The RNA shown here (c-di-GMP-I riboswitch aptamer) has 94 nucleotides and comes from a Bacillaceae bacterium. Its Rfam family is "c-di-GMP-I riboswitch aptamer". Rfam links the family to the GO term cyclic-di-GMP binding. The model forms 95% of the base pairs in the Rfam consensus. Model confidence (mean pLDDT): 78 of 100. It was read from a public genome assembly, where an Rfam model found it. Taxonomically the source falls in Bacillaceae (Bacteria, Bacillati, Bacillota, Bacilli).
């Protein structure tokens, strides 16, 4: 120098919960808090799967005498990386 598991070290992040904001929501974002995490870094552009949300647009289907009402289902739009991927990266015995 390059690979490198396990220890060990610097350190890192922060689940639930609770306050406060902020959104229709899912969820975000700050403070406390700490379950946990070797990637619990970063990637949701129709740029992988795979899950929520129902404010709003379409489309179809239905309930009813009928409707500009109600309710379902898909696509748009939203969100979730601590679900699995993709990708970049600490320290380092023999």
């Nucleotide at each position: 120098c390059u690979c490198g598991a396990c220890a060990a070290a610097u350190g890192g992040c922060a689940a639930a919960c609770c306050u406060g904001g902020u959104g229709a929501a899912a969820g975000c974002c700050a403070g406390g808090g700490g379950c946990g995490c070797a990637a619990a870094g970063c990637u949701g552009g129709a740029a992988g799967g795979g899950g929520c949300g129902u404010c709003a647009a379409u489309a179809u289907c239905u309930g009813u005498c009928g409707a500009u009402c109600g309710g379902a289902u898909a696509u748009u739009c939203g969100c979730c990386a601590g679900c699995c991927a993709g990708u970049u990266g600490c320290c380092g015995a023999a």